[in-house]
RNA sequence: UACUGAUAAAGGCAAACCUGUUGAAAAACGGGGACGCAAAGCUCCGGGUCUAAGGCAUCAAUUGUGCGAUGACGGCCGAGCCGCCAAA
Numbered sequence: 001u002a003c004u005g006a007u008a009a010a011g012g013c014a015a016a017c018c019u020g021u022u023g024a025a026a027a028a029c030g031g032g033g034a035c036g037c038a039a040a041g042c043u044c045c046g047g048g049u050c051u052a053a054g055g056c057a058u059c060a061a062u063u064g065u066g067c068g069a070u071g072a073c074g075g076c077c078g079a080g081c082c083g084c085c086a087a088a
Base pairs, nucleotide, nucleotide: 004086005085012037013036017032018031019030020029021028022027035075041081042080043079045078046077047076048073049072050071055067056066057065058064
């Protein structure tokens, strides 16, 4: 020095599950809890995935069916920005 990453040190995050709240849902947040993570820090910028309330279409009609993101997921992949430690 960092494109590298240790059975190191100091710290950090927190899956499933349980629980309370919010939400139409996906999911989010708080508490408990640890499967994991060297960016599991930040940004929906590109792709991908989830949901489908309002809306539109359909149906004789509906709480049915279909379309659909303006709702979500950064712990699915890529990109950008920033950052702790330093054995080989």